Source information
This is a predicted structure of a 72-nucleotide RNA (transfer RNA) from Candidatus Yanofskybacteria bacterium RIFCSPHIGHO2_01_FULL_43_32. Rfam family: tRNA. Rfam classes the family as a transfer RNA. It was read from a public genome assembly.
[in-house]
RNA sequence: GGGCUCGUAGUUCAGUGGUAGAACGUCCGAUUCACAUUCGGAAGGUCAGAGGUUCAAUCCCUCUCGAGCCCA
Repeated sequence: GGGCUCGUAGUUCAGUGGUAGAACGUCCGAUUCACAUUCGGAAGGUCAGAGGUUCAAUCCCUCUCGAGCCCA
């Protein structure tokens, strides 16, 4: 320098055009003398950034940034 895969909650990941979700973690409550376990609830997201297509974009297209792999 060229090519490919990826970037979504604190962490690990779903979601492939029509209301952003799960598990774990955090907080609150119940249970316990207390802790743990268990049960119920809550908070937490500019979907890496910008632009474009579309009635509508996490999703499609372009560029940039970042991570990994391959080739030279």